[in-house]
Molecule: Bacterial RNase P class A
Organism: Actinomycetota bacterium
RNA sequence: UGAGCUGGCCUGGUGGCCGCGGCAUGGCUCGACCAUGUCGAGGAAGGUCGGGGCUCCGCAGGGCAGAGUGCUGGUGAGAGCCAGGACGGGGUGACCUGUCGGUUAGGGCAACAGAGAGCAGACCGCCGAUGGCCUUCGGGCACAGGCAAGGGUGAAAGGGUGCGGUAAGAGCGCACCAGCGUCGGAGGCGACUCCGGCGGCUCGGCAACCCCCACUCGGAGCAAGGUCAAGCGUGGGACGACCUGCCCGGUCGAUGUCCCCAGGUAGACCGCACAGAUGGAUGGCCACCCACCCGGUGACCGCAAGGAACCCGGGAGACAGAACCCCGCCUACAAGCCAGCUCACCGU
Numbered sequence: 001u002g003a004g005c006u007g008g009c010c011u012g013g014u015g016g017c018c019g020c021g022g023c024a025u026g027g028c029u030c031g032a033c034c035a036u037g038u039c040g041a042g043g044a045a046g047g048u049c050g051g052g053g054c055u056c057c058g059c060a061g062g063g064c065a066g067a068g069u070g071c072u073g074g075u076g077a078g079a080g081c082c083a084g085g086a087c088g089g090g091g092u093g094a095c096c097u098g099u100c101g102g103u104u105a106g107g108g109c110a111a112c113a114g115a116g117a118g119c120a121g122a123c124c125g126c127c128g129a130u131g132g133c134c135u136u137c138g139g140g141c142a143c144a145g146g147c148a149a150g151g152g153u154g155a156a157a158g159g160g161u162g163c164g165g166u167a168a169g170a171g172c173g174c175a176c177c178a179g180c181g182u183c184g185g186a187g188g189c190g191a192c193u194c195c196g197g198c199g200g201c202u203c204g205g206c207a208a209c210c211c212c213c214a215c216u217c218g219g220a221g222c223a224a225g226g227u228c229a230a231g232c233g234u235g236g237g238a239c240g241a242c243c244u245g246c247c248c249g250g251u252c253g254a255u256g257u258c259c260c261c262a263g264g265u266a267g268a269c270c271g272c273a274c275a276g277a278u279g280g281a282u283g284g285c286c287a288c289c290c291a292c293c294c295g296g297u298g299a300c301c302g303c304a305a306g307g308a309a310c311c312c313g314g315g316a317g318a319c320a321g322a323a324c325c326c327c328g329c330c331u332a333c334a335a336g337c338c339a340g341c342u343c344a345c346c347g348u
Stems, first nucleotide, its partner, number of pairs: 001344009012289007020040008028031001042319001046330002049328005054221004066217005071084005085100006101212002106210002108206002123151002125147003130144002132141003159177006178202001180199008225270004231265001234262004238257002240252004292315005300307002
């Protein structure tokens, strides 16, 4: 000097014209009309993750069931945040990114393919030393049987390489490596890491299947909830008859009435806000300014890599749209600004 990475800040301004929604006032030809005034999205309005307000339901206490969370340490009421660990992926690098309790508590599952898939398995294949049969005595057969080395299937087939060994083979033996278990030592608060010895050679996957362990937990949400309340229908009362002359009460009948009452429905309003809701207004165009990018020009600056004023032409401006309210958290974000860091180049 250029190109990057991480974190933080910030989420342009003014004017004009047209348009949209709420409210107020005024007007008339009273229409969900016109005019004027005024108010009208965000840093996250997003995700709806954690709390609170507000509302309704539930609730003596305890247990079971159920739901949620899940590496370690710190912090926080919590969501989360900070730092770290193990196993992976990307980048030369700064850095970015995925997964996370337990499978020796127990149970369950593994499609298709394949001979065999859970204390494994002879389909092809290899051998056939030993025993058997045949023999021209060289051997042959592949019958009993042996073999997990090779092939094939599969997401997965019970360590890898080499030497020995064998009839052929095999951790059968050995060396090294990988992994598991166990013992000891060192470091760390811890997850965990490092070193050494020993052991049998040692099989894994799914817990987002049940389950086990630890911790946590009233539920539902403005479509909460409340007020008023048609029409049709429903229920009750009054009016009729009988018990019974009267009151209360009961029974029956008609299915009747310009009668009265009740609950609920449509609907309206409240909840509800100095934007506001109603399937949902808050927008568009133009001009100038501010900051920026690309191309041309290139004064000027620098030892150099390189940068660059003015002027001309062109361009981009993200993420995203309240819906009961508030606080916290997380996530998204172009350009610009600030800080730290990385790589490359140049000069000394």